[in-house]
Molecule: small-subunit ribosomal RNA
Organism: Desulfocarbo indianensis
RNA sequence: GCACGAGACUUCGCUUCGGUGAGGCUAGUAAAGUGGCGCACGGGUGAGUAUCGCGUGGGUAAUCUACCUUUGGGCACGGGAUAACGUCUCGAAAGGGGCGCUAAUACCGUAUAAGACCACAGUAACCCCGGUUGCUGCGGUAAAAGGGGGCCUCUACAUGUAAGCUCCCACCUGUGAUGAGCCCGCGUCCCAUUAGCUUGUUGGUGAGGUAACGGCUCACCAAGGCCGCGAUGGGUAGCUGGUCUGAGAGGAUGAUCAGCCACACUGGGACUGGAACACGGCCCAGACUCCUACGGGAGGCAGCAGUGAGGAAUCUUGCGCAAUGGGGGAAACCCUGACGCAGCCAUGCCGCGUGGGUGAAGAAGGCCUUCGGGUCGUAAAGCCCUGUCAGGAGGGAAGAACCGUUUGCAGUCCAAUAAACUGCAAGCCUGACGGUACCUUCAAAGGAAGCACCGGCUAACUCCGUGCCAGCAGCCGCGGUAAUACGGAGGGUGCAAGCGUUGUUCGGAAUUACUGGGCGUAAAGGGUGUGCAGGCGGCUAGGUAAGUCCGAUGUGAAAUCCCUCGGCUCAACUGAGGAUGUGCAUCGGAUACUGCUUGGCUUGAGUCUCGGAGAGGGGGGUGGAAUUCCCGGUGUAGAGGUGAAAUUCGUAGAUAUCGGGAGGAACACCAGUGGCGAAGGCGACCCCCUGGACGAUGACUGACGCUGAUACACGAAAGCGUGGGUAGCAAACAGGAUUAGAUACCCUGGUAGUCCACGCCGUAAACGGUGUCCACUAGGUGUCGUGGGUAUUGACCCCCGCGGUGCCGCAGCUAACGCAUUAAGUGGACCGCCUGGGGAGUACGGCCGCAAGGUUAAAACUCAAAGGAAUUGACGGGGGCCCGCACAAGCGGUGGAGUAUGUGGUUUAAUUCGACGCAACGCGCAGAACCUUACCUGGGUUUGACAUCCCCGGACAGCCUAUGAAAGUAGGUUUCCACUUCGGUGGCCGGGUGACAGGUGCUGCAUGGCUGUCGUCAGCUCGUGUCGUGAGAUGUUGGGUUAAGUCCCGCAACGAGCGCAACCCCUGUCUCUAGUUGCCAGUAUUUAGUUAGGCACUCUAGGGAGACCGCCCCGGUUAACGGGGAGGAAGGUGGGGAUGACGUCAAGUCCUCAUGGCCCUUAUGCCCAGGGCUACACACGUACUACAAUGGCCGGUACAAAGGGCCGCAAUACUGCGAAGUGGAGCUAAUCCCAAAAAACCGGUCUCAGUUCGGAUUGGAGUCUGCAACUCGACUCCAUGAAGGUGGAAUCGCUAGUAAUCCCGGAUCAGCAUGCCGGGGUGAAUACGUUCCCGGGCCUUGUACACACCGCCCGUCACACCACGAAAGCCUGUUGUACCAAAGUGGCCGAGCCAACCCGUAAGGGGGGCAGGUCCC
Repeated sequence: GCACGAGACUUCGCUUCGGUGAGGCUAGUAAAGUGGCGCACGGGUGAGUAUCGCGUGGGUAAUCUACCUUUGGGCACGGGAUAACGUCUCGAAAGGGGCGCUAAUACCGUAUAAGACCACAGUAACCCCGGUUGCUGCGGUAAAAGGGGGCCUCUACAUGUAAGCUCCCACCUGUGAUGAGCCCGCGUCCCAUUAGCUUGUUGGUGAGGUAACGGCUCACCAAGGCCGCGAUGGGUAGCUGGUCUGAGAGGAUGAUCAGCCACACUGGGACUGGAACACGGCCCAGACUCCUACGGGAGGCAGCAGUGAGGAAUCUUGCGCAAUGGGGGAAACCCUGACGCAGCCAUGCCGCGUGGGUGAAGAAGGCCUUCGGGUCGUAAAGCCCUGUCAGGAGGGAAGAACCGUUUGCAGUCCAAUAAACUGCAAGCCUGACGGUACCUUCAAAGGAAGCACCGGCUAACUCCGUGCCAGCAGCCGCGGUAAUACGGAGGGUGCAAGCGUUGUUCGGAAUUACUGGGCGUAAAGGGUGUGCAGGCGGCUAGGUAAGUCCGAUGUGAAAUCCCUCGGCUCAACUGAGGAUGUGCAUCGGAUACUGCUUGGCUUGAGUCUCGGAGAGGGGGGUGGAAUUCCCGGUGUAGAGGUGAAAUUCGUAGAUAUCGGGAGGAACACCAGUGGCGAAGGCGACCCCCUGGACGAUGACUGACGCUGAUACACGAAAGCGUGGGUAGCAAACAGGAUUAGAUACCCUGGUAGUCCACGCCGUAAACGGUGUCCACUAGGUGUCGUGGGUAUUGACCCCCGCGGUGCCGCAGCUAACGCAUUAAGUGGACCGCCUGGGGAGUACGGCCGCAAGGUUAAAACUCAAAGGAAUUGACGGGGGCCCGCACAAGCGGUGGAGUAUGUGGUUUAAUUCGACGCAACGCGCAGAACCUUACCUGGGUUUGACAUCCCCGGACAGCCUAUGAAAGUAGGUUUCCACUUCGGUGGCCGGGUGACAGGUGCUGCAUGGCUGUCGUCAGCUCGUGUCGUGAGAUGUUGGGUUAAGUCCCGCAACGAGCGCAACCCCUGUCUCUAGUUGCCAGUAUUUAGUUAGGCACUCUAGGGAGACCGCCCCGGUUAACGGGGAGGAAGGUGGGGAUGACGUCAAGUCCUCAUGGCCCUUAUGCCCAGGGCUACACACGUACUACAAUGGCCGGUACAAAGGGCCGCAAUACUGCGAAGUGGAGCUAAUCCCAAAAAACCGGUCUCAGUUCGGAUUGGAGUCUGCAACUCGACUCCAUGAAGGUGGAAUCGCUAGUAAUCCCGGAUCAGCAUGCCGGGGUGAAUACGUUCCCGGGCCUUGUACACACCGCCCGUCACACCACGAAAGCCUGUUGUACCAAAGUGGCCGAGCCAACCCGUAAGGGGGGCAGGUCCC
């Protein structure tokens, strides 16, 4: 099969069984081949790419374009092959090879050429001036292919067919459209620790090549091209529309959708084609996988599904071409993991549900609780309803219009009412999703709520558990026994089919500041100048129109965002229309400003003239003082040095002193917040050379200006190189000191260096911590230079100006401090620099340097800060003023001994507990033998020793007996009170039940109260006002003064409070009143104030007076006040006490008491006996007694005060050596008693000794208290007679009736002080003074402290861990150069091979090609 040749399976006949013939169907079909078209679309991915890749706007006059559209024309004549096929053959396979045959819309030659293209000539128009376009002429170049349907009008045979005609498709040649190629302007990340790159590189001429311009390629010529407006290199990255965020400007991003690009295992290459250097094509190389007969072959999911691996993580090996779209075809139709659908995932967005109403006994239950209640909570239950989703049943779409076919009608074509084609109408046909959406109906509140959070930020609070554990945490931070922060619970809050977490981006962040920041001290001004580029630039006129402004046109794809309307029940989603698109390009216009250009001007800038000032720079010379050294003289024992010394120098003559000389360095006084210079810096005098600034005057130039990246120059000290020089000074070094040490400070020496010349270095707190220039913005007062005015004889003084340099100060600014015409004010121009602290101005790299090093300059990691200014305190081996027994001056002690007592430690069954620098340690304890008592051992007890409530019974207690260590237990005896309504009730006792009691158990760091301490120090605050952004200040500071924040004066303060003082008590003087128990002047009297008498005195105890700097003098500010004096008992607070501000020390106390929480409950409660708190190698504190002669002992003789006493003090008397006993007067106490005071005084003795000191210890004997003195009391007597001879370092108290010394009393208490609290007696010394030690007050200053100097903090080392660096070696990437080199295009060669065309009768030759070779690559 509507381009072409060939062509099965089956049936029948024949057959030599190889085959052959015929027929029709299958059928011109299957399978295969030639030819055509497609495969460059669609789909995937983002590796590469920092680029004309992308975006945007242009250009192509430098180009191509199959299929499609459309106009006209054409389509003629020939030729040679080849696959399929047949046959032979190689190979495991994949695949070939030889020979032979054949067709075409396959291939080739020739003819023709309207139009097209090319070259030339002419002409016209346009033009970017290169050219382009139109027309004409001439020359040249290139065509082709047929197939299908139909019809005989013309011709031929003549039925009908062929030629022919006609239609459709295809073919050739033009045109348009579409698409593509190429070129250009602008835009498009980071690194300068990448600064130079480039040889086809840049351009030209010519040639080649391409569809096309072009170094695209080649030859030759020239030496160019790019770059600080970032070349080259490195890193990273597909770009865009858009998306996320943001008020915007921006920042981040490039999934889905859309446009472009690039890629298709990695690299290279071409072929075909209209288009590719081609995802599902080819060749080569490489890696990998697979097959193999080992010879050789095959492959490329970044297509759709799917698998493996990796990973925190990402889906179905589905249905369909029904729709939309694409390819082929004439068409039917075929292909299409494009696409349409479905599946999986809460991944996102949107919508919906999990019910609605009513319901208080506010149920049960949970949780909390102040035990009353509150809350979950109308929540539930109950009652009444509704019916979404899910479930059952039934119905059931739109998406479909084509195409095709049938019929009818009309039109085109034609000779034709055939046929064909076109259009219209009608019928039929086509659905993956899918029995899906949707609708109806049934039943039923039935099946459907979680997650995070609740300390602040940040909406939401309680309980329990835990106890710096377990844990939480985004930041701050929670947790160490009362956790709203951990875990659980109840409750609450926020979201909700989701909620949290993690990661990422933007925001907040004005925290990179364009909008919209800064640089004196917070991070930040370059060390200084000159100056190229760049940025910015005076007055005026003209031109231009680049910037700028206005208008128009084109573009700015669609989608997205926004607005309006519409479609799915709504919405998400989606359709339509609109708006926007700040941009780019072109055209036209405006000309104020900027630019450009042409003129002009003088005020910016500069030049000339005159003048003076100056440590401005360079060079040369000169001078005196001083140090050191040398020589000489005088002279003698030291000098020098220090906090004090020593090293050192000196009798070899130092130091000192005089004279002379040498040499180097520096220039006293002048000298000055004076001068000069850009800064660094510059200081004797003279000369030479030289820069700058300033003042005055007129003239000239005519914007010539300002700033200034890179660059260049200068640049203290130290340092380096070469050569000099070296007096003094002086790193290093040496020695001496100091010191725990002293590699320091101090001393003695001393080399580089300091100096000069030349050359480097290039840094400093190179600072005004303040870049340069210009303009503007109150003043006052110094000073330097200079000019003018007035005045003067002249010089000053005075006034005005310019230029420097200081101080003070307004506005303004500043976080404050502060700055303030010399700005840190207000503006302008330009440069430099900053962006949390550390790491680090370090590493690496570069550059510079001889080196030292400089310059440029990170990151990892780590921290939750680092920092500025100011405030209040505290602190200082800061300052000023002042006070205190603070020191000093004194007296006496402690520390040594013995003893007492407390504590630590140790011991113990227990040695109960607390207190710990001052401010624990003779403290709680004003009194432990039992008790106390809390501890230990043992014996008991359980509603309890004690309180309240309930029930029952009754006395209980006492006494006796038994037992026991006692508590207790058992028994006996005895048998109550008050009230009464006569029932009973209450008290009391016993028994019982349970609520409860009880706890000296813990926490003083949960507390109240009380107390200590700083400290009886003079302070601590408030109101109002004022100042300050604020903390806060002022007041309260200042000048005086005081014991005092006491008072006075001053003052932006004025007042007030708590403290100070005073008021209170004792004491000192006087007075009044009173006069016993007190007193006694006078009288009498006595042993005696004993009595009479008296109340004068003493005294007692009540009231008053007195003292206030009141008086005088002086000082002081006329003050406060101070000094002195008079008077006075007392004088400047008379002495003493009580009195303790705001606060500090988490000071002390839960064991006085009270109390939250926790713990125990036959015990951690209660009772009892015994023991312990009394131990004893030691250590400490506080005391007593001593060590003796100012004393001991003996004897004698005086003088107090304050207390206590009836469960008491007790006299006289008697006994005892004594403690004490017997006995008892008196006294409820100015009456009596304790009670003797002692030291003192007088006399005696002792005579310096371990004693006539000292009294410990021990033995014996006693007394007293008490139930009881063993553990464990006090006292007495006799005996004993220890240490100790005045105490190391260190340390305590005291300033006057004090210290010291001497006795007396009291509380507690049966008894038991050397302790404690009181009382009186005797009775000193010393204070120059405030330097020092300690403590304190006020002012001021510094601060990195604020737990506040017992603070903070630095470095090494040790161990562990982390990060980074270096590191021999190893691996990899990239790059340069050289070489090897496959495939393949092109060029050249091409002796081998070859059908078409040409020549030739032929043989053969030509042309052309192929293999092969070679060059570039």